[in-house]
RNA sequence: AAGGCUAUGUGUAACUGGCGAAACGCGGAUCACCGCGAGGGAGCACGUAGUGUCGUAGCCGUUCGCCUGGGCAGAGGUA
Repeated sequence: AAGGCUAUGUGUAACUGGCGAAACGCGGAUCACCGCGAGGGAGCACGUAGUGUCGUAGCCGUUCGCCUGGGCAGAGGUA
């Protein structure tokens, strides 16, 4: 010095389910799904500032509880 991490800005963005309570809505269904709007949003890319070598054992959907199903990140394998 690169990298990492933290804060922040811009862009992009997977996933955004059911029941009960509170502060999401509309339409439909073969019913824990589909479409639309609002809101949330990890992650990714870049910029700025800080740290000054500083690993992983995770993160996300309005809140809580009980469940269901995914996404991202990371590791490995195959083509």
Molecule: ZMP/ZTP riboswitch aptamer (pfl RNA motif)
Organism: Halalkalibacter akibai JCM 9157